[in-house]
RNA sequence: CUCUUAUCAAGAGAGGUGGAGGGACUGAGCCCUGUGAAACCCGGCAACCGUCAGACUAACUGAAAUGGUGCCAAUUCCUGCAAAGCUAUGCGCUUUGAAAGAUGAGAG
Numbered sequence: 001c002u003c004u005u006a007u008c009a010a011g012a013g014a015g016g017u018g019g020a021g022g023g024a025c026u027g028a029g030c031c032c033u034g035u036g037a038a039a040c041c042c043g044g045c046a047a048c049c050g051u052c053a054g055a056c057u058a059a060c061u062g063a064a065a066u067g068g069u070g071c072c073a074a075u076u077c078c079u080g081c082a083a084a085g086c087u088a089u090g091c092g093c094u095u096u097g098a099a100a101g102a103u104g105a106g107a108g
Stems, first nucleotide, its partner, number of pairs: 001108008013042001015041003021032003027079001029077001043072003048068002051063004076100001081097006
């Protein structure tokens, strides 16, 4: 990097260093940010893999959180493409799906 598969409406600090940017990409919107961004450290959340229990295997359920990851503004911030429905017609609203993306696990 590619493929398969599961999940993505919950949760997580008024700490230290740091100094201007950040919210994946593209366009738009809307936000966060010197009452201090990113990043790093500490702290925390969750429980995907793994571990343990349910006699054994698979599935499933439960437990702990010492291991491997992950995550810690806003639904994956929202829209953007397709379909359906509603409509006071304003290419407005709602729902579903796809695409893209993120993370885990497996394979190449």

A computed fold for a 108-nucleotide RNA from Priestia megaterium, annotated as SAM riboswitch aptamer (S box leader). RNAcentral holds the sequence, with entries from ENA, Rfam and Ribocentre. Its Rfam family is "SAM riboswitch aptamer (S box leader)". From the family's description: The SAM riboswitch is found upstream of a number of genes which code for proteins involved in methionine or cysteine biosynthesis in Gram-positive bacteria. Taxonomically the source falls in Priestia (Bacteria, Bacillati, Bacillota, Caryophanales). The prediction has a mean pLDDT of 81. The model forms 94% of the base pairs in the Rfam consensus.